A computed fold for a 75-nucleotide RNA from a Deltaproteobacteria bacterium, annotated as transfer RNA. The coordinates come from a structure-prediction model, not an experiment, and the mean pLDDT is 80. NCBI's taxonomy places the organism under Bacteria, Pseudomonadati, Myxococcota, Myxococcia. Its Rfam family is "tRNA". Gene Ontology term of the family: triplet codon-amino acid adaptor activity. The sequence was found in a public genome assembly.
RNA sequence: UCCUGGAUAGCUCAGUGGCAGAGCGUCCGGCUGUUAACCGGAAUGUCGCAGGUUCGACCCCUGCUCCAGGAGCCA
Numbered sequence: 001u002c003c004u005g006g007a008u009a010g011c012u013c014a015g016u017g018g019c020a021g022a023g024c025g026u027c028c029g030g031c032u033g034u035u036a037a038c039c040g041g042a043a044u045g046u047c048g049c050a051g052g053u054u055c056g057a058c059c060c061c062u063g064c065u066c067c068a069g070g071a072g073c074c075a
Base pairs, nucleotide, nucleotide: 001071002070003069004068005067006066007065010024011023012022013021018055026042027041028040029039030038048064049063050062051061052060
């Protein structure tokens, strides 16, 4: 330098153009002698950044940043 994959809730991830979600975690309550487990409820998002396309973008296009892997160049 080039190629491929990735960046979405605190963590791990889903969502391939039409209301942003799940599991775990956290908080509150129930149950229990207590804890755990179990049950019910709640809070939490600049969908990496900036533009573009579109009636409408997490999703498509362009540039950039960062992470992982591969190739190449120099020595």